Predicted 3D model of RNase P RNA and transfer RNA as a complex of 453 nucleotides. The coordinates come from a structure-prediction model, not an experiment, and the mean pLDDT is 76. It holds a member of the Rfam family "Bacterial RNase P class A".
RNA sequence: GAAGUACGCCGGGCGACCGCGCUCGCGCACCACGGUGCGCGCGGUGAGGAAAGUCCGGGCUUCACAGGGCAGGGUGCAGGAUAACGUCCUGUCGGGGCGACCCGAAGGAAAGUGCCACAGAAACAUACCGCCCGGGCGCUGUGCGCUCGGGCAAGGGUGAAAUCGUGAGGUAAGAGCUCACGGAGCUUCGCGGUGACGCGGGCUCGGGUAAACCCCACCUGAAGCAAGACCGCUCGAACGAGGGAUCCUCGGAUCCCCGGACGGCCCGUCCGAACGAGCCACGUCGCAACGAGGUGCGCGGUGACGCGCACCCCAGAGAGAUGGUCGCCGCGGCCGCAAGGCCAGACAGAAUCCGGCUUACAGGCGUACUUCGCAG
RNA sequence: GCCCCCGUCGUCUAGAGGCCCAGGACGCCACCCUUUCAAGGUGGAAAUCGCGGGUUCGAAUCCCGCCGGGGGCACCA
Repeated sequence: GAAGUACGCCGGGCGACCGCGCUCGCGCACCACGGUGCGCGCGGUGAGGAAAGUCCGGGCUUCACAGGGCAGGGUGCAGGAUAACGUCCUGUCGGGGCGACCCGAAGGAAAGUGCCACAGAAACAUACCGCCCGGGCGCUGUGCGCUCGGGCAAGGGUGAAAUCGUGAGGUAAGAGCUCACGGAGCUUCGCGGUGACGCGGGCUCGGGUAAACCCCACCUGAAGCAAGACCGCUCGAACGAGGGAUCCUCGGAUCCCCGGACGGCCCGUCCGAACGAGCCACGUCGCAACGAGGUGCGCGGUGACGCGCACCCCAGAGAGAUGGUCGCCGCGGCCGCAAGGCCAGACAGAAUCCGGCUUACAGGCGUACUUCGCAG
Repeated sequence: GCCCCCGUCGUCUAGAGGCCCAGGACGCCACCCUUUCAAGGUGGAAAUCGCGGGUUCGAAUCCCGCCGGGGGCACCA
C1' cells in the first nucleotide's frame, strides 16, 4: 500500500427568530370551591438505533388463593449469565475459509409405526444379467448348449440412496472371512475434564427420513393496558338469605343434603346473596420523576454480567405535540486555474413499561487482528 | 395500540410431500356453423403457487424470516 475479518461508536454541530405539546411560576376572569379558561416569562423539557415487525421473554392487571393430572403448545450439545427467554457469554462437536474468523432447529432411526415417486430383480429384505460346484441329456468334445439341485453377492445395470470404503490375503466362486489404513456405532473399561467431549482398550458393521407420527428430558393456566380500578342513571331478576344433625364459651365450628359459580377436560375449589341488560367521543387512576433507570469511577470475572461509591431526573397524549426559516461551521458529489458557486444528506417516527431477536438504513469514525506485495 | 385470518391463470377456486413444469369453471383468442350476431361445437393461450432462505433425493404443500390485504377488540360504574 492492497484485499479482508471481528468489535465498538456516531446518525450533523452552534446561534437567532417564529410556531406546537406537556410542565413550573405569576397575573386576570369564571366557578358547582375540586378546578377551568386566557395572557405573560431572554422559565424548564420534548423521538430512535431501530421508536418498525409484533416474533420471543418478563413486570403489571383481571379471571377462581392459579394447586395436581390429562390434553395442547414450546424448547432441544455442555456449563454459565439473567427477573425471564427460543436471548447472551465461554467452551465441545460438525461444516466452510490460506488465514483473522464465520455458520449450525446440534437429543433419539439399535422402542414402535408410516413413507421412500420414476427407474430397478430388490427401498428392508431381495437376486435381473451374472460367478462357482454337482447331477442328467445332446453335440466332431480338456469345451459349448439345454435342464435340475445348491452356494455367492465380487462385477454389470437402475437409482438421491443397494449395507462400511480402498488395497492385499483367502476361496470352487465369494463374503469383515482374515489383515493393513481409514470411517461409523455401542461400552457397568482406564486416564483427563464440573460437563458436552477427548485419548486409549474392548465389542460390533444394523439404508434414509423425526422442519413424518412418535419416544425421552425440561418449560408452560388463560387473556391482555382498548388489561383493569374508582366515581352514574334507567330497566329487569332476586326477595330478606336454604334445610337437617352433632359440639358448644350461644356466637360460631364440623359433617350431610339442596341450590349456585368456576380454566379446554377431570380431580377439585369457592359461595349461601350476588347479579344481568341498556345508555355515552364523560372524568380520575393505571401512566410517565425513583425505574430489572441513566452517566462516571473503582473492584471481581476469560466473558455475558455482578458488586460498591458519587452525581443526575430524562417525552408523553384528545389514539393529536416533538416543526419551519435564516446565518456560520463540518462531511460527500459536481463545475471552476483560483476566489467561489450549485446540489445532495438515509431508514424512519413514541402511545403500559422493560430485556432481546428480526428486518430497513445515505454516509462517517475508532480499536484489534489476518493474508499478500514493496521498502528498511 | 392489541389480537386473529388470508395470499394459486384476468376473476372464482381444486390441491394437504412425487401420479402436478399445477386441474376445473367463467372470461379471452382462433376456427367451424349462420346472410350476420347470439347460442352451440372444436382447439389454444393464460400461474416466478406473494417474496427470500432452509429441511428432504424431491416443496404450492413442512419450518423460519419478510411483503401485501382483510377482519375483530375499549372503559360504561